[in-house]
Transfer RNA from a Patescibacteria group bacterium, 71 nucleotides, folded computationally. The RNAcentral record of the sequence draws on ENA and MGnify. The same sequence occurs in records of 2 taxa. The organism belongs to Bacteria candidate phyla, within Bacteria. It matches the Rfam family "tRNA". The family's RNA type in Rfam is transfer RNA.
RNA sequence: GCCUCCUUAGCUCAAUGGCAGAGCACCCGUUUUGUAAACUGAAGACGACAGUUCGAUUCUGUCAGGAGGCU
Numbered sequence: 001g002c003c004u005c006c007u008u009a010g011c012u013c014a015a016u017g018g019c020a021g022a023g024c025a026c027c028c029g030u031u032u033u034g035u036a037a038a039c040u041g042a043a044g045a046c047g048a049c050a051g052u053u054c055g056a057u058u059c060u061g062u063c064a065g066g067a068g069g070c071u
Stems, first nucleotide, its partner, number of pairs: 001070007010024004018054001027041001029039002047063005
């Protein structure tokens, strides 16, 4: 220098154009003499900017970051 892939919650991951979800973690509560465990509830995210579309996490382009390969 070229090619391919990835970027969603604090972490690990779903969601193939139509209300953004799960597990763990964090917080409130119940339970206990107390802690843990268990149970209930709450908060929390689509890398950035454009384009296409009635509608974009999803399709397209550029940029940023990361991983792998070739030279």